[in-house]
Record summary:
A computed fold for a 179-nucleotide RNA from Psychromonas ossibalaenae ATCC BAA-1528, annotated as Lysine riboswitch aptamer. The sequence was found by an Rfam model in a public genome assembly. The coordinates come from a structure-prediction model, not an experiment, and the mean pLDDT is 76. Rfam family: Lysine riboswitch aptamer. From the family's description: Riboswitches are metabolite binding domains within certain messenger RNAs that serve as precision sensors for their corresponding targets. Lineage of the source: Bacteria > Pseudomonadati > Gammaproteobacteria > Psychromonas > Psychromonas ossibalaenae.

RNA sequence: UCUUGAAGUAGAGGCGCAUUACCUAUCAGUAACUUAGAGAAGAUCGACAAUCUGUGAUCCUAAGUGAAAGGAGUUAAUGCCGAAGUAGUAUUAGGCUGUCAACCUAGCUAUUGGUGUCGUUUUUAAUAAAGGCGAUAUUGUCAUGCCAGACCAUGUCUGGGUGGAGAGCUACAAUACGU
Numbered sequence: 001u002c003u004u005g006a007a008g009u010a011g012a013g014g015c016g017c018a019u020u021a022c023c024u025a026u027c028a029g030u031a032a033c034u035u036a037g038a039g040a041a042g043a044u045c046g047a048c049a050a051u052c053u054g055u056g057a058u059c060c061u062a063a064g065u066g067a068a069a070g071g072a073g074u075u076a077a078u079g080c081c082g083a084a085g086u087a088g089u090a091u092u093a094g095g096c097u098g099u100c101a102a103c104c105u106a107g108c109u110a111u112u113g114g115u116g117u118c119g120u121u122u123u124u125a126a127u128a129a130a131g132g133c134g135a136u137a138u139u140g141u142c143a144u145g146c147c148a149g150a151c152c153a154u155g156u157c158u159g160g161g162u163g164g165a166g167a168g169c170u171a172c173a174a175u176a177c178g179u
Stems, first nucleotide, its partner, number of pairs: 008172004014081001016080006023073002032065006042052002046100003084112006092106004113139010141164004146160006
């Protein structure tokens, strides 16, 4: 310098990531059910079907009984370091459903190093949490023909500045070409 090779094994970043389980609060005095009053024809769904309803439904008022799912928090355990998140995609397969759609899981592509704070927006019962965008702080890593210092000194290390991205970084081992 070129090639195998965006390969293999083992690791690091830290309020690190994700999943599961118990408990707790919230959801909510809500939905639903019962009784009474008033009232009068539809109610229900994203769409269709089905179902209920003049034996008075839906809606409204009063009283009584009174949840759950999803999301969240602590603790514990498990799997890990593109951990994981987001967007798109063929409708490919499966789940859910009366059926379709929608939604969820798996694959592929693109993108984001991690975490915090603020603003805005989406979602949600929610000013909680989470996601998108922007700004900012901090942290790990690599490069550096910028600055300073140290040393076993023409190179290495440390602290700054600047810049980059995980298809990265460190270590080990093997192979090819060249010096």